Small-subunit ribosomal RNA from an uncultured Terriglobales bacterium, 1429 nucleotides, folded computationally. It matches the Rfam family "Bacterial small subunit ribosomal RNA".
RNA sequence: GCCUAACACAUGCAAGUCGAGCGAGAAAGUGUAGCAAUACAUGAGUAAAGCGGCGCACGGGUGAGUAACACGUGGAUAACCUGCCUCAGAGUGGGGAAUAACACCGGGAAACCGGUGCUAAUACCGCAUAUUCUGAUGGAACCUGCGGGUUUUGUCAGGAAAGGAGCAAUUCGCUCUGAGAGGGGUCCGCGGCUGAUUAGCUAGUUGGUGAGGUAAUGGCUCACCAAGGCAACGAUCAGUAGCCGGUCUGAGAGGACGGUCGGCCACACUGGAACUGAGACACGGUCCAGACUCCUACGGGAGGCAGCAGUGUGUAAUUUUUCGCAAUGGGGGCAACCCUGACGAAGCAAUGCCGCGUGGAUGAUGAAGUAUUUCGGUACGUAAAAUCCUUUCGACGGGGACGAAACCGCAAGGUUGACGGUACCCGUAGAAGAAGCCCCGGCUAACUCCGUGCCAGCAGCCGCGGUAAUACGGGGGGGGCAAGCGUUGUUCGGAAUUACUGGGCGUAAAGGGUGCGUAGGCGGCUUUCUAAGUUGGAUGUGAAAACUAUGGGCUCAACCCAUAGCCUGCAUCCAAAACUGGAGAGCUUGGGUUCUGGAGGGGAAAGCGGAAUUCCUGGUGUAGCGGUGAAAUGCGUAGAUAUCAGGAGGAACACCGGUGGCGAAGGCGGCUUUCUGGACAGACACCGACGCUGAGGCACGAAAGCUAGGGGAGCAAACAGGAUUAGAUACCCUGGUAGUCCUAGCCCUAAACGAUGGAUACUUGCUGUGAGGGGGAUUGAAACCCUUUGUGGCGAAGCUAACGCAUUAAGUAUCCCGCCUGGGGAGUACGGUCGCAAGGCUGAAACUCAAAGGAAUUGACGGGGGCCCGCACAAGCGGUGGAGCAUGUGGUUCAAUUCGACGCAACGCGAAGAACCUUACCCAGGCUUGAACUGCCAGUGACCACACCCGAAAGGGUGCUUCCGCAAGGACACUGGUAGAGGUGCUGCAUGGCUGUCGUCAGCUCGUGUCGUGAGAUGUUGGGUUAAGUCCCGCAACGAGCGCAACCCUUGUCUGCUGUUGCCAUCACGUUAUGGUGGGCACUCUGCAGAGACUGCCGGUGAUAAACCGGAGGAAGGUGGGGAUGACGUCAAGUCAGCAUGGCCUUUAUGUCUGGGGCCACACACGUGCUACAAUGGCAGAUACAAACCGUCGCGAGACCGCAAGGUGGAGCUAAUCGGAGAAAGUCUGUCUCAGUUCGGAUCGUCGGCUGCAACUCGCCGGCGUGAAGUUGGAAUCGCUAGUAAUCGCGGAUCAGCACGCCGCGGUGAAUACGUUCCCGGGCCUUGUACACACCGCCCGUCACAUCACGAAAGCCGGUUGUACUAGAAGUCGCCGCACCAACCCGCAAGGGAGGGAGGCGCCUAAGGUAUGGUCGGUGAUUGGGGUG
Repeated sequence: GCCUAACACAUGCAAGUCGAGCGAGAAAGUGUAGCAAUACAUGAGUAAAGCGGCGCACGGGUGAGUAACACGUGGAUAACCUGCCUCAGAGUGGGGAAUAACACCGGGAAACCGGUGCUAAUACCGCAUAUUCUGAUGGAACCUGCGGGUUUUGUCAGGAAAGGAGCAAUUCGCUCUGAGAGGGGUCCGCGGCUGAUUAGCUAGUUGGUGAGGUAAUGGCUCACCAAGGCAACGAUCAGUAGCCGGUCUGAGAGGACGGUCGGCCACACUGGAACUGAGACACGGUCCAGACUCCUACGGGAGGCAGCAGUGUGUAAUUUUUCGCAAUGGGGGCAACCCUGACGAAGCAAUGCCGCGUGGAUGAUGAAGUAUUUCGGUACGUAAAAUCCUUUCGACGGGGACGAAACCGCAAGGUUGACGGUACCCGUAGAAGAAGCCCCGGCUAACUCCGUGCCAGCAGCCGCGGUAAUACGGGGGGGGCAAGCGUUGUUCGGAAUUACUGGGCGUAAAGGGUGCGUAGGCGGCUUUCUAAGUUGGAUGUGAAAACUAUGGGCUCAACCCAUAGCCUGCAUCCAAAACUGGAGAGCUUGGGUUCUGGAGGGGAAAGCGGAAUUCCUGGUGUAGCGGUGAAAUGCGUAGAUAUCAGGAGGAACACCGGUGGCGAAGGCGGCUUUCUGGACAGACACCGACGCUGAGGCACGAAAGCUAGGGGAGCAAACAGGAUUAGAUACCCUGGUAGUCCUAGCCCUAAACGAUGGAUACUUGCUGUGAGGGGGAUUGAAACCCUUUGUGGCGAAGCUAACGCAUUAAGUAUCCCGCCUGGGGAGUACGGUCGCAAGGCUGAAACUCAAAGGAAUUGACGGGGGCCCGCACAAGCGGUGGAGCAUGUGGUUCAAUUCGACGCAACGCGAAGAACCUUACCCAGGCUUGAACUGCCAGUGACCACACCCGAAAGGGUGCUUCCGCAAGGACACUGGUAGAGGUGCUGCAUGGCUGUCGUCAGCUCGUGUCGUGAGAUGUUGGGUUAAGUCCCGCAACGAGCGCAACCCUUGUCUGCUGUUGCCAUCACGUUAUGGUGGGCACUCUGCAGAGACUGCCGGUGAUAAACCGGAGGAAGGUGGGGAUGACGUCAAGUCAGCAUGGCCUUUAUGUCUGGGGCCACACACGUGCUACAAUGGCAGAUACAAACCGUCGCGAGACCGCAAGGUGGAGCUAAUCGGAGAAAGUCUGUCUCAGUUCGGAUCGUCGGCUGCAACUCGCCGGCGUGAAGUUGGAAUCGCUAGUAAUCGCGGAUCAGCACGCCGCGGUGAAUACGUUCCCGGGCCUUGUACACACCGCCCGUCACAUCACGAAAGCCGGUUGUACUAGAAGUCGCCGCACCAACCCGCAAGGGAGGGAGGCGCCUAAGGUAUGGUCGGUGAUUGGGGUG
């Protein structure tokens, strides 16, 4: 321990008792007698009924209703009642008449009822007596809330009773009265929910007089009179709800709740009503109505679990149809005793709290097993096993309570335990029978493996999962709690996130558009009184339980008991008088009045003025005007534009004009006049707090818009046309209507902004400006100083999240008002209200998101700004893009056309060289521990080589065939097996390394210090300067690092040394000729080592700097030229196919071998090149001058052969010696003469050469022949600033062969740069930003689709409620009451009276009915916007 259905209930029990109030009174059974029928006794004055008394109003249940004096708390009752109980006083005398039970008769199915007759009482009725009782009426004292009350003393009237038990004493009752205790009724103050999208409610309503009624006050009820009463301090209405002690939470203040326990209230199937009684309008009573269920003979009856159990239903969900009155308590009784589903116990549920156990000690081969592994190990883990020990709980056996005191009895003594054979105690056996749940990414304690691959799934928030997941699932391990654990729901906390304690409103949400002013709130100085607030003390109360503290009792604890505290509150009394309030008296500083003065676009009305635009008339005049970025539409020969003169009309007022003025705000600008508001300054006097703010309210309120009537020049929404554009419902142009203007009336909103409500006081300053006053001086005006009031700028303290504000505060304080509480939905819907309308004011929710927002920071970006640089543009020169070919790529094709690279930064790139090989691809044929590598085990004895056969080859088959060692065994090879090889298979988004790129751009950072809450800043910005963050100066910075520069290589000049293979000036010899020879090392050169260049010197500029400009000298001058050198980082840039490497995949294949093919294809597209298109040229002849490099498996001379490619041959050379090797453009001479050519050479044919196993697919070269396109190339685009571009040839790597590519070398050798506006890229500073994957960003709306909630809607349905009428049960009350009636009175009696009374009538009234409204909810074709994807 039914939170839901106050839903419906089968069955049993839950309230009876008293024979000591009364009358009556069985039966079964048993016994005796009798043959038996039967009688008697007993049962028994018992059971079961009846009259009567008390109880049934307690106890027990539930929370529907109720927003109320229902509850809590404190008072009042002088306006009341009280059975039983206690105390006290007095009494209990004497009579009477009935009636149930019972008997008989009758009705009914039953429930039950009727009639006749008998009878008792502590039932009922008179009489007597009676007080301090009750009523009426006098006196006195005291008290008082002034209404009256208390006490006392008179008079008159009225009012009681019951007996029982006992031998008796006595006892239990009864009656009247007083007091008490306990219980109740009524009234009042204060307190505790929500909604104003509920603002007015009320006729018994508010009060009075009188009456009735009640225990009692009272409109509680009635008659009459008056017209009141409640409400913004929230009435009425609607919603919700039992209230409290307390419980949970919280530091507290609070917030939420009101289950168990305790107090109060309300209810008892629903609604109404009374009776009895001390007490009820009564849970287990009555009557009526209604719904439902049951019985029925259909006529009629019965019932009420929200008592305890239990059943069905509902629900996520809540127990036994148990035992006992032994204890506690209650009712009755003298008592015994009876009754008691109250209660005491047991049962069920881990629902909560508390305690206990599931073992303890020792135990390392760190067992097995499992998991993992870097393969060594590590972890579970002293854990287990094993050894020793203990026995709670449980099991079994034995013993066995406290709770018990009463009660009976003279006494002795006797008797009573549901729980329960329970708690507890003793004994026996044995580790034996006893552990789960959640979690392990962070918050938050706890980590690894496998599986999965944005799937499956997880998730409280952030977020995990797309092939290495500590986040999913499983395993191992670990962490937490533990007979529980986790989830879900709910409450408080954290949340200062509704802020009383304790928040805010310039920009984050938030100041009303402005003023006047009502209620309200707040309010200057002095003084007297008061004591409402306030403060102190005392008293009463604040129930118990709970809570806290201290003790005590169950073995401990939970739990229980005792004592103390607490209960922060309310009330009363006393005291104080500072402050607030109230009353009185005063004051002048707040405020106001008066006078004087000047300033002003303050407001309203009337009049006047000139300039300009437009239009009209006339003149002059002629072809254009107008307009734009450029145009066109438009106007104009019917005379425009231009110009002159005259006229008409409307609107607005140039200059002055100003962060200048005025006004409350909106707003106000030509001049004059009239009327009028406010502010300011100065000054005497006066009033004496008259003040501030201001919910509602009232007034004003730009523009646009509306109504009516005017007016209409210009301008100009809409509209038309022309342009622009992809389009252009726009920006631009030409026109043009409402409107703009006036009068009268509405509208009432704005970024109505200082995004800053009003008032008052205080708090360092500097400087402008408007309007006044004063001062000294001055002829005067200025200037200067002081002061008041406006209006600006900058700034101290302080404040602020920062930005910023700063005496005009956003500072410091006080008072009052308005407003805010995450974003969206939405200022929307509904309702109300205002409006002619447009629309305004007030103003939600569902749903949805995890953000939305502010200020500042660093970046990035900008068709932002400033400064600067770069072959970036410009100025030039030459190309590409057109042609043919070469080469790479895409695409396509194919058995395969292997793979990678994709803007710059892929595309003559990897590839410094694909016929086979390479080769990774395809086809075919083979091998399977394999082609190569390292081991192990077993077996065999060969293997290799050679020969032959098959085959395209790889390979297969046959033949021949061992060695070392005495032996054990070994070497070698093969076969089989096992570890494992192999993979150019995948992942460059798992990686290392390397590389590209921004970019050789000048940047990127750090330490300490300082500034800032912080991110960060400063340094690194600034002024100069530089190629440079290069240097100088300045500076809250001072220093430092990686970059720059320099150091390195090369080249340019000189010097020294060296002197062959190089060189040859001088000397000599020699040759046709040649450094050929002797000789020499001077020169060139080779190589090594040095020097030299540093803004060093001079002049100028600059800041006396850094530096720049010019000059001198010098081979070279301001980095001399070139190279190497590439900061922090960016691009998940590139590469797993160079290499390395994690993971995954494969293992008779994705490995490996071989032959052939492919990488070389070809409608096409692109990139990079070569050759050209020709005369600055082609061809032919002659002739001059390099550098760098290479060569022994090589370079290869002379000579000879061939037209040539080339061949034969082999001197020399391991190279400053020999060779490749003839440089070419150039120069000289000749020819060609502008043409598809003597240009150009593609393509094709044919004949050759070379390399190579092999040139078919598919090499290079030569000879002869052929002779294509192409006549300088569209849009577009590339390179280059000097020994550069352009042009010319030479060499090398790779390489058997193959070069238009690549890497180098030298020869000839220009043009141009005004300059930085523009294009591109970059650097620094600054600015804006809603971007941060950073503009290739972000992001708005429609449309389409899906889905969700909401609004409107012709209507339809239901709940609730108002009003009017109708209806009228039971019942109280009133009246009648002729039926009827014992007690009392009169009467001899009959009878009458008093009194009662069935019945009737009336008032009130529940259910029900009719009509008509309000309000709430549901549903609804269709429709509207909104949210999410």